[in-house]
A computed fold for a 75-nucleotide RNA from an Acidobacteriota bacterium, annotated as transfer RNA. Its Rfam family is "tRNA". Gene Ontology term of the family: triplet codon-amino acid adaptor activity.
RNA sequence: CGGGGCGUAGCGCAGCGGUAGCGUAUCUGCUUUGGGAGCAGAUGGUCGCCGGUUCGAUCCCGGCCGCCCCGACCA
Numbered sequence: 001c002g003g004g005g006c007g008u009a010g011c012g013c014a015g016c017g018g019u020a021g022c023g024u025a026u027c028u029g030c031u032u033u034g035g036g037a038g039c040a041g042a043u044g045g046u047c048g049c050c051g052g053u054u055c056g057a058u059c060c061c062g063g064c065c066g067c068c069c070c071g072a073c074c075a
Base pairs, nucleotide, nucleotide: 001071002070003069004068005067006066007065010024011023012022013021018055026042027041028040029039030038031037048064049063050062051061052060
């Protein structure tokens, strides 16, 4: 430098045009002498950033940023 993949809740991931979800973690309550565990509920999101298309974008298109992989080049 070229090509490809990925970026969504603290963490691991799903969703891929029509209200953003699951597990875990966290908090509260119940159960227990307590811990652990179980049950119930709650909190937590600019969907990497900026534009475009659309009635409507996490999703489609363009650019940029970051991470990973492959290749080329230089040494």

Its mean pLDDT, the model's own confidence on a scale to 100, is 82. The sequence was found in a public genome assembly.